[in-house]
Predicted 3D model of a 1510-nucleotide RNA (small-subunit ribosomal RNA) from an uncultured prokaryote. Model confidence (mean pLDDT): 85 of 100. The sequence is in RNAcentral, with records from ENA.
RNA sequence: AGAGUUUGAUCCUGGCUCAGAACGAACGCUGGCGGCGUGCUUAACACAUGCAAGUCGAACGUGAAAUCCGCUUUCGGGCGGAAAGUAAAGUGGCGCACGGGUGAGUAACGCGUGGAUAAUCUACCCCGAGGCCCGGGAUAACUCGCCGAAAGGCGGGCUAAUACCGGAUAAUGUCCCACUACCUAAGUAGUGUGACCAUAGGAGGCUCUGCUUCCGCCACAGGAUGAGUCCGCGUACCAUUAGCUAGUUGGUAGGGUAAUGGCCUACCAAGGCUACGAUGGUUAGCUGGUCUGAGAGGACGAUCCGUCACACUGGCACUGAGACACGGUCCAGACUCCUACGGGAGGCAGCAGUGGGGAAUAUUGCGCAAUGGGGGAAACCCUGACGCAGCGACGCCGCGUGAGCGAUGAAGGCCUUCGGGUCGUAAAGCUCUGUCAGGUGGGAAGAACCAUUCAUCGGCUAAUAACCGGUGGAUCUGACGGUACCACCAGAGGAAGCACCGGCUAACUCCGUGCCAGCAGCCGCGGUAACACGGAGGGUGCAAGCGUUGUUCGGAAUCACUGGGCGUAAAGGACGCGCAGGCGGUCCGGUCAGUCGGAAGUGAAAUCCAUCGGCUCAACCGAUGAACGGCUUCCGAUACUACCGGACUUGAGUACGGGAGAGGAAAGCGGAAUUCCCAGUGUAGAGGUGAAAUUCGUAGAUAUUGGGAGGAACACCGGUGGCGAAGGCGGCUUUCUGGACCGAUACUGACGCUGAGGCGUGAAAGCGUGGGGAGCAAACAGGAUUAGAUACCCUGGUAGUCCACGCCGUAAACGAUGGGCACUAGGUGUAGGAGGUUUUUAACCCUCCUGUGCCGUAGCUAACGCAUUAAGUGCACCGCCUGGGGAGUACGGUCGCAAGGCUGAAACUCAAAGGAAUUGACGGGGGCCCGCACAAGCGGUGGAGCAUGUGGUUUAAUUCGAAGCAACGCGAAGAACCUUACCUGGGUUUGAACUGCAGGGGGCCGAGUCAGAGAUGACUCUUUCCCUUCGGGGGCGGCUGUAGAGGUGCUGCAUGGCUGUCGUCAGCUCGUGUCGUGAGAUGUUGGGUUAAGUCCCGCAACGAGCGCAACCCCUACCCUUAGUUGCCAGCGGUUCGGCCGGGAACUCUAGGGGGACUGCCGGUGAUAAACCGGAGGAAGGUGGGGACGACGUCAAGUCAUCAUGGCCUUUAUGUCCAGGGCUACACACGUGCUACAAUGGACGGUACAAAGGGUUGCGAUACCGCGAGGUGGAGCCAAUCCCAAAAAGCCGUCCUCAGUUCGGAUUGCAGUCUGCAACUCGACUGCAUGAAGGUGGAAUCGCUAGUAAUCGCGGAUCAGCAUGCCGCGGUGAAUACGUUCCCGGGCCUUGUACACACCGCCCGUCACAUCACGAAAGUUGGUUGCUCUGGAAGUCGCUGGGCUAACCUUCGGGAGGCAGCUGUCGAAGGUGUGAUCGGCGAUUGGGGUGAAGUCGUAACAAGGUAACCA
Repeated sequence: AGAGUUUGAUCCUGGCUCAGAACGAACGCUGGCGGCGUGCUUAACACAUGCAAGUCGAACGUGAAAUCCGCUUUCGGGCGGAAAGUAAAGUGGCGCACGGGUGAGUAACGCGUGGAUAAUCUACCCCGAGGCCCGGGAUAACUCGCCGAAAGGCGGGCUAAUACCGGAUAAUGUCCCACUACCUAAGUAGUGUGACCAUAGGAGGCUCUGCUUCCGCCACAGGAUGAGUCCGCGUACCAUUAGCUAGUUGGUAGGGUAAUGGCCUACCAAGGCUACGAUGGUUAGCUGGUCUGAGAGGACGAUCCGUCACACUGGCACUGAGACACGGUCCAGACUCCUACGGGAGGCAGCAGUGGGGAAUAUUGCGCAAUGGGGGAAACCCUGACGCAGCGACGCCGCGUGAGCGAUGAAGGCCUUCGGGUCGUAAAGCUCUGUCAGGUGGGAAGAACCAUUCAUCGGCUAAUAACCGGUGGAUCUGACGGUACCACCAGAGGAAGCACCGGCUAACUCCGUGCCAGCAGCCGCGGUAACACGGAGGGUGCAAGCGUUGUUCGGAAUCACUGGGCGUAAAGGACGCGCAGGCGGUCCGGUCAGUCGGAAGUGAAAUCCAUCGGCUCAACCGAUGAACGGCUUCCGAUACUACCGGACUUGAGUACGGGAGAGGAAAGCGGAAUUCCCAGUGUAGAGGUGAAAUUCGUAGAUAUUGGGAGGAACACCGGUGGCGAAGGCGGCUUUCUGGACCGAUACUGACGCUGAGGCGUGAAAGCGUGGGGAGCAAACAGGAUUAGAUACCCUGGUAGUCCACGCCGUAAACGAUGGGCACUAGGUGUAGGAGGUUUUUAACCCUCCUGUGCCGUAGCUAACGCAUUAAGUGCACCGCCUGGGGAGUACGGUCGCAAGGCUGAAACUCAAAGGAAUUGACGGGGGCCCGCACAAGCGGUGGAGCAUGUGGUUUAAUUCGAAGCAACGCGAAGAACCUUACCUGGGUUUGAACUGCAGGGGGCCGAGUCAGAGAUGACUCUUUCCCUUCGGGGGCGGCUGUAGAGGUGCUGCAUGGCUGUCGUCAGCUCGUGUCGUGAGAUGUUGGGUUAAGUCCCGCAACGAGCGCAACCCCUACCCUUAGUUGCCAGCGGUUCGGCCGGGAACUCUAGGGGGACUGCCGGUGAUAAACCGGAGGAAGGUGGGGACGACGUCAAGUCAUCAUGGCCUUUAUGUCCAGGGCUACACACGUGCUACAAUGGACGGUACAAAGGGUUGCGAUACCGCGAGGUGGAGCCAAUCCCAAAAAGCCGUCCUCAGUUCGGAUUGCAGUCUGCAACUCGACUGCAUGAAGGUGGAAUCGCUAGUAAUCGCGGAUCAGCAUGCCGCGGUGAAUACGUUCCCGGGCCUUGUACACACCGCCCGUCACAUCACGAAAGUUGGUUGCUCUGGAAGUCGCUGGGCUAACCUUCGGGAGGCAGCUGUCGAAGGUGUGAUCGGCGAUUGGGGUGAAGUCGUAACAAGGUAACCA
């Protein structure tokens, strides 16, 4: 410090997720030791039991017993002493308000921080200076009696005090008055006069009526400590909480308090708080700090420290220095317990502990030894504060589980390409060490006090006594604990797990599983080869822990102060005016609030940080320092801001003079057009559409002429022209009126900018009332279209559109760009105004101001783009945004007549949703171009019969594959058996074929008989290989065993190879350079041209590769070489056949060459490339044909040609055999053959090919057969012989338009040939039979020249079997104007929401399942306001007839007090009525999600009616 994830890829925006650190944690697996910490986060739920606050006899009065001793006794006991002035209870004092717990309440002066108290108090403690005099009356304990179950209570009697009371004395104390000083707001301090106020003793010593010491008591002053109260500032969220308030705000008087104050009461006034957030609601103890973070921040507030609040819930006071009191009182309530039913008792949020709740949190331990606290003069007592121990890996820290050597790299596991690799120096083995744990022994520090005692010094005193204080010594005190620590003993012995290994993220293989089981933090894995599931081996990380879950911060600059944005990604308010607020020109003076400097105070301690130190280290602990960002006070500075005062003119404004304008409002006027009405002319249609129809018209339409009515809108001018804040504004005239601009002077003197709320304006549609209504036109009706058509199109047509007045208040109200000011290159239009120049004008030209457009530099931007009219650079102000959906929805509020507007969530859900640009693909987008693509032609298919393939059906099987083009006369270039893979049946199991090893036996080969359908089985005959060291070895065949064979079984979606297709289309790429953030672009685009990315030119490109073309083959012409088997011009011979001699000319054959290159001429073109025409030429513009197929696409085809991974099978899915099937047949389709006839058929005669094949082969002449064919065998391994007849053609004859002398299917009979065998199931021949068919609907195919059409010939396969296939030649056309349309393709461009790429994407209803939410008659809770009622305890007031010790008394009584009664206030409770927040709720509403459901096709391309907003 970043990373993953939106896309085919890219950049950006933006969310989600991860890596880090932390925790009072929990859970899973595992677990050796120690130190230091830490441990109910939930039920402030309920609590059994024990303990947690007592102490003082030196304040006081009483006062035992057990037991022991003595005396006595009637032996029951009694008395005395010790125990003991002890225990115990009581009076009294001090403490119990501390310490300890908890966080419910509290949004508050509660807390923090800094101040104030001149508005206060403070027990115990310290210091100072005084006092402690004289009296009195009670009472508890105790005793007696009584009531009660108990708790407890009542009455009579006795008694003490440091308990209580009266009196005296008083001041520096309190109060009144006067004066002085200080200024504080009331006042404070001092001086003087007057009035008023207190007390208690106890212990010790001595020289004892006393003195003295110590402790205590009273009053005062001061200190210290603690506390109360007040104030400034800070302190959570919600505005879907906007108004709140009656003691409320203030005053006067009084009361109350330690003290100010409406704190309380009476009266008077009507105030007080609030947008700088009152009131209400929700949540919460606050802080030092803790965690995180670079910081700023964010989150938290356990342990420790400070503080507040609370103590079962609510209320109340008493006592006291202090409480409204955790272990106190009273009352009410809920709960629990006891009860004799009458009444009582209780409060663990103290320490342990129990139940409960919960994912979850400990011992009913030891000790007061230390520290601290209470009481006491002290000893001492008390102390669950505290110190320790126990439990828990809960956290942090430390240590260990061993170290060295050790390669036959052991065994074993795992993997393997079978060679090996790895676990791995790891183990074993050898040599060592001794931490921890274990054993034995030793053994601390923490302890200093107090006290006692000794010595000594000082104080007090009459005192050498006592007492007090100091110093030194001795004695005494340890829960932890026989712990820490140390030494010794033995011995590698007792001590390693957890998570992860697809990317992020360090770490990989095998097996199992097969979208199953499962994983998952995000992206995503799993559908038969899973590094992602489960296991194993191996590896990586951490380690007594490791993971998971939860939470916080971080990363997140993802709320942006530091540090973000708003044209298109989320985001500028529809527009203006403007209160508050924020900000604000130049100069001078003043003030010093902000600001800056200095000083002082504070900022507790702990924590953090630095240094040093203590535990062996560390954690932990200590000391010192720094820091604590802040607040307060004082002094100073005055540049800036602010404030006050003065001045200025440049910002802003006013006056004057001009011209421009659809700026606004009102009134009036005008013409064109539509419609309607009247009249004329006129006749059959008009209208409308893609085409029609509805509609209008013979009752006279449309058309046309004239006249009239009425409403609405204003052609041309008209223009990225003008005006307005925006919405918006368009005939002409008049009236009223707003604003801007230009020019030149004068004036005011900052008067300015922005603007939350607020107010106003605000298109269209819509609403209300009343008018108006020509045209247009939602709704509606009809006609079409369509599968449907509640649409698009047509014919009609009502609201509405228009006017007046009033509402509504929204728009894609857009420049998707808030308004203002300043600055920052230019160029070019246009509108208004002014100036210059020109002779005055006008025009041109130049300059300036204001507006409005385009282009463009710098700069900015993710890019697109913006660019003086900024989206640049700055300033000030306002509005708005923070992932998509849910949703601009719900609820609430508010506005509206309504429609609805404004404000505006959440649950839930997704891992994206988006912006710009790129490359493709696509478009019922555009441009250019090509192709038998269309058109123009010729011939077919589709109809018939048959052949053949396929589908389907059938079947025991009809083996399998191929599936639009690009499957279907395809694999099959040839299924009767074989083939053959299928079926039935019969056999066989190392096998039909292959290789190796082991064992035992044998020649191999050949022939035969029997059984059987055959395979096969049984049997017989014949038969003696090679080498040799003579032991044996080798080869061959068979048997057994073993390793392995075999499989046309599966997967072409695991593959190789081969092939099809786009497509013989002209494309596909690379290097370097350049441009771009990038994907990419450029090159390859453009202008021409071509069959062609063919070539030329231009160009930030320059080159290159694979394709095109050429090179190769055949063919067309010529030359040359060669001359048999081919040829024969000339010569000779001839049986007339190139037959022979001969020839080498010609044809031909097959080798080699030539030839054609836009080379030449003319034209066009850019002078190019090229095109057009011409000449020559056998051939002319790639002459014709073939071979040749770029990058790639279709998971195209093939596991059944072959090869091959994996899987399956192994007496079968292998293999052998016989028979059957692949040949089935209601049908459907493809490809063909033959026809339907006269351009024909039949018969006879007759002519001319090419290319092939031939030895288990072709087979001549001849003979036989009507024929298929047979007999026979010449010749030929073939330019020699044979197949072999070419056919159409030509000549002649017949047929004469018919189901025929067309057509030949079908069937019968008879044959031929091949073959082991033609039944299923061959071909052919003869005779006989003579079906459909008379040119084929919609639709559809081929072909552009030696082509189509037509005619025959050959070959492969093959025993036999082509109408198929592959070749060959013969005869031999028609047509192409042209590129609008159909199909396919190429290039450029455009749009895109597509990228599996239009066979794409995608929307809404409905149906089903599920989830959360809203509404809802109601119902049920919580909180709370108000009204009335109620009135406990208690304070206060009133009363006090009852009771009454202290004081007074004249003894009668009085003063005073108490009980009681009563009033105000007052908690719980009750009543009524509201508010608010929830729960449930029949039903209902939309929303989200879900695999393949239904209906349509809305959007994305011109998405087929452009889309979208209101």